[in-house]
RNA sequence: UCUUAUCCAGAGAGGUGGAGGGUUCGGCCCUAGGAAACCUCGGCAACCGGCGCAGAGCGCAAGGUGCCAAUUCCGACAGACUAAUGUCUGGGAGAUGAGA
Numbered sequence: 001u002c003u004u005a006u007c008c009a010g011a012g013a014g015g016u017g018g019a020g021g022g023u024u025c026g027g028c029c030c031u032a033g034g035a036a037a038c039c040u041c042g043g044c045a046a047c048c049g050g051c052g053c054a055g056a057g058c059g060c061a062a063g064g065u066g067c068c069a070a071u072u073c074c075g076a077c078a079g080a081c082u083a084a085u086g087u088c089u090g091g092g093a094g095a096u097g098a099g100a
Base pairs, nucleotide, nucleotide: 001100002099003098004097005096006095007094012041013040014039015038016037020030021029022028024076025075026074027073042068043067044066047064048063050060051059052058053057072093077090078089079088080087081086
C1' cells in the first nucleotide's frame, strides 16, 4: 500500500512525568483535583490461535494483537424527509484484526 470484517456494548487503579489531549479542520469536551508518553498491576472483549461441546454454532480465556471519558464525542461529501431546529441513509476519512 491492497483486500476483507467490525466500530450505538464492555472495561481503571498506582508510580514516573509535567502541558497538553480527543487523527485533520470546525464545534464541543477532557485536563494543575495533573494532559501526552512510559512502567506496574488489574480489567474488558473474543479478531487470530488454542481447548471443549459430533457439525453449524456456542462456550472457556493460561497464547498473539487490540482496547479500558463522551457512538469512531458530533459534524465535514451526497441524497431523502422536515416550516425550521433537526432526523435518517449512503459515502469519505480513521482505528483495530486477519490475509496479501
RNAcentral holds the sequence, with entries from MGnify. The RNA shown here (SAM riboswitch aptamer (S box leader)) has 100 nucleotides and comes from a marine eukaryotic metagenome. The model forms 97% of the base pairs in the Rfam consensus. It matches the Rfam family "SAM riboswitch aptamer (S box leader)". Gene Ontology term of the family: regulation of gene expression. The coordinates come from a structure-prediction model, not an experiment, and the mean pLDDT is 84.